Transfer RNA from a Lachnospiraceae bacterium, 77 nucleotides, folded computationally. Its mean pLDDT, the model's own confidence on a scale to 100, is 80. Taxonomically the source falls in Lachnospiraceae (Bacteria, Bacillati, Bacillota, Clostridia). Its Rfam family is "tRNA". By type it is a transfer RNA.
RNA sequence: UGUCGCUAUAGCUCAGCAGGAUAGAGCGACCGCCUCCUAAGCGGUAGGCCGGAGGUUCGAAUCCUCUUAGCGACGUC
Numbered sequence: 001u002g003u004c005g006c007u008a009u010a011g012c013u014c015a016g017c018a019g020g021a022u023a024g025a026g027c028g029a030c031c032g033c034c035u036c037c038u039a040a041g042c043g044g045u046a047g048g049c050c051g052g053a054g055g056u057u058c059g060a061a062u063c064c065u066c067u068u069a070g071c072g073a074c075g076u077c
Base pairs, nucleotide, nucleotide: 002074003073004072005071006070007069008068011027012026013025014024020058029045030044031043032042033041051067052066053065054064055063
């Protein structure tokens, strides 16, 4: 320096990826219940428009193209 593959979704770890329609779980945060208090337990709330851009489509996190970052394999010197 080139080719190929994988990953990128909430503060963190991840699911959802044969397109169907308000985007989810656990942990964490906050509020409440319970308790003499704390922890535990229980209930609830907020938090992301899915790495970026473009395209296809009635409709895209999901398909196509380009691109960014990380990881890996192979190749060249």